[in-house]
Context: one part of a larger RNA
Molecule: small-subunit ribosomal RNA, 5' domain
Organism: uncultured Eubacteriaceae bacterium
RNA sequence: GAUGAACGCUGGCGGCGUGCCUAACACAUGCAAGUCGAGCGGAGCUUCGGCUCAGCGGCGGACGGGUGAGUAACGCGUGGGCAACUUGCCCUUUGGACUGGGAUAACAAGCGGAAACGCUUGCUAAUACCGGAUAAGCGCACAGGGCGGCAUCGUCCGGUGCGAAAAGAUUUAUCGCCAAAGGAUAGGCCCGCGUCCAAUUAGCCAGUUGGCGGGGUAAAGGCCCACCAAAGCUACGAUUGGUAGCCGACCUGAGAGGGUGACCGGCCACAUUGGGACUGAGACACGGCCCAAACUCCUACGGGAGGCAGCAGUGGGGAAUAUUGCGCAAUGGGCGAAAGCCUGACGCAGCAACGCCGCGUGAGGAAAGAAGGCCUUCGGGUUGUAAACCUUUUUAGUCAGGGACGAAUAAUGACGGUACCUGAAGAAUAAGCCCCGGCUAACUACGUGCCAGCAGCCGCGGUAAUACGUAGGGGGCAAGCGUUAUCC
Numbered sequence: 001g002a003u004g005a006a007c008g009c010u011g012g013c014g015g016c017g018u019g020c021c022u023a024a025c026a027c028a029u030g031c032a033a034g035u036c037g038a039g040c041g042g043a044g045c046u047u048c049g050g051c052u053c054a055g056c057g058g059c060g061g062a063c064g065g066g067u068g069a070g071u072a073a074c075g076c077g078u079g080g081g082c083a084a085c086u087u088g089c090c091c092u093u094u095g096g097a098c099u100g101g102g103a104u105a106a107c108a109a110g111c112g113g114a115a116a117c118g119c120u121u122g123c124u125a126a127u128a129c130c131g132g133a134u135a136a137g138c139g140c141a142c143a144g145g146g147c148g149g150c151a152u153c154g155u156c157c158g159g160u161g162c163g164a165a166a167a168g169a170u171u172u173a174u175c176g177c178c179a180a181a182g183g184a185u186a187g188g189c190c191c192g193c194g195u196c197c198a199a200u201u202a203g204c205c206a207g208u209u210g211g212c213g214g215g216g217u218a219a220a221g222g223c224c225c226a227c228c229a230a231a232g233c234u235a236c237g238a239u240u241g242g243u244a245g246c247c248g249a250c251c252u253g254a255g256a257g258g259g260u261g262a263c264c265g266g267c268c269a270c271a272u273u274g275g276g277a278c279u280g281a282g283a284c285a286c287g288g289c290c291c292a293a294a295c296u297c298c299u300a301c302g303g304g305a306g307g308c309a310g311c312a313g314u315g316g317g318g319a320a321u322a323u324u325g326c327g328c329a330a331u332g333g334g335c336g337a338a339a340g341c342c343u344g345a346c347g348c349a350g351c352a353a354c355g356c357c358g359c360g361u362g363a364g365g366a367a368a369g370a371a372g373g374c375c376u377u378c379g380g381g382u383u384g385u386a387a388a389c390c391u392u393u394u395u396a397g398u399c400a401g402g403g404a405c406g407a408a409u410a411a412u413g414a415c416g417g418u419a420c421c422u423g424a425a426g427a428a429u430a431a432g433c434c435c436c437g438g439c440u441a442a443c444u445a446c447g448u449g450c451c452a453g454c455a456g457c458c459g460c461g462g463u464a465a466u467a468c469g470u471a472g473g474g475g476g477c478a479a480g481c482g483u484u485a486u487c488c
Base pairs, nucleotide, nucleotide: 001487002486003485005484006483007482008481009480012359013358014357015356016355017354018352019351020317025315026314027313029312030311031310034059035058036057039056040055042053043052044051045050066270067269068268075195076194077193078192079191080190081189082188085187086186090183091182092181093180094179095178096177098132099131100130101129107122108121109120110119111118112117138163139162140161141160142159144157145156146155147154148153168175169174196242197241198240203233204232208230209229210228211227213225214224215223245267246266247265248264249260250259251258252257272293273292274291275290276289295306296305297304298303323349325348326347327346331345332343333342334341335340362392363391364390365389372383373382374381375380396429398424399423400422401421402420406415432477433476434475435474436473437458438457439456443472444471445470446469447468453460454459
């Protein structure tokens, strides 16, 4: 000098920030992801305009938000590569959308169960599902030619055969659907270099290292498998153990460097613990599914339900860290043609001197240098222009009146009757903390008597202690001041 600080004493205001560093401990309650009736058939209501609802279907729930457990790793950073890849929604371009079919929820009837939920029969629709047709282009196979390269090859142009599409809605404006190509965006994989401590860890390794063939994937690859070979790593530190999310940055320092990784931004990992896949453009999926385990809850004992490391909040742990607030007005996101709905993202407010910055607690005058206190050589000195007193101001605060910007385009403001402006009264409502032996700025008196105590180091205290305690005085900082902890 710095801090996500804590503790002690003290505490007026505002702005902007910040606020579980510990138990990735357990969680009551509410909310945090829905939306579309302009995809579809129903049910209920109806003022006959329409409205509401569950279901089928579509898009979204892979974003946003949280946490740092794990991870020493291509995890991250940086620079490259993919002739080994994907990309819903969006943009551009081209070409299409013909013709059929069978179901099934909802619903109805019946039945089972304490519940969660389920079974049977019957009916029905679609932008749900399944055939057939068509194929500019696309995929696969075979054969040919041009150009190029980086080994496998890439790219362009013909040929033949085989294969794969589509969906409609409507207010007639449009919005959608299928195929192909390109773009944009977002990702996946690979490589060079860098990335903590211990050698009181010296050897490690069997899918191990490589090959051939196959499987799998969007895609290269022992990623996986069969077979073959016997390799591969290591004192330039393998392996083992410990610790740790990484970075932009932040703190310090003249710099080099050292330390840190809170907030904000990027990447990664995780979602009670462990495992698994499904759906999907995208997940091996925080508020989805299945299995196992621990825990909690319900139960009619047969069986079920749950997952705050989302926002609040509770218990617990701890030196220690906030409201079960308001609003979608703004910004952004999801859905929708739109109106709009949803949004604890976000915008705000609340609490906390936790931090930074700003302001105030008055200003000018006033000597009989009042009283009181303290000291005294008893003369006086000091507190001290300090106070009283006179004059004056009104920031903040109080009262009254007005009153926003943020809103874009008519409407629409949580914050908020807030900020701000005007007026009124009145110095009124607002100062503490640490220190005074040297380092180090600031000295006397009394008490105490190696006691009580102080102390960062040196050291003070055993009868005159500037070092303990109190008082007066002084010094420093100031709504703070000290102490402790940690880093430079």